Molecule: transfer RNA
Organism: Pseudomonadota bacterium
This record gives sequence, C1' cells and structure tokens, in this order.
RNA sequence: GGGCGCGUAGCUCAGCUGGUAGAGCAUGCGGCUUACAUCCGCAGGGUCGCGGGUUCGAGUCCUGCCGCGCCCA
Repeated sequence: GGGCGCGUAGCUCAGCUGGUAGAGCAUGCGGCUUACAUCCGCAGGGUCGCGGGUUCGAGUCCUGCCGCGCCCA
C1' cells in the first nucleotide's frame, strides 16, 4: 500500500425487510434476611467511531476519514 471484518450503555453483545434504541453483567434504590450473600422488582446510564449524502424517516443504504483485528504484498 491492497483485500476482508469489526466499532451500539461502564463491560460483553443483540438490533430481522429502513419505521419507538435493547438484553445480560455491573452501579444505585426497594423487597426478602437477625445480618450478608443469593433471589425478586424498580431506576439511572446512549454523539449508534467522526463528517457528508440518499430518504417523509438512517444504528441499518451510499460515500470520505479515524481506530482495532486478520490476510496478502
């Protein structure tokens, strides 16, 4: 330098044919318990890597760039 894949909550990851952004863990609060853990419930937490484009509407499609991984040179 070229090809492919990945980037979404603090962490690990879903997100179907473009139509309300989610789960588990973690954190906080409550319940339970003599108490802690476990368990149950609730809540907070998001620049969907960054910019541009298409569209009534983009995490999703197109495009440029950035970062990471693998392969080739």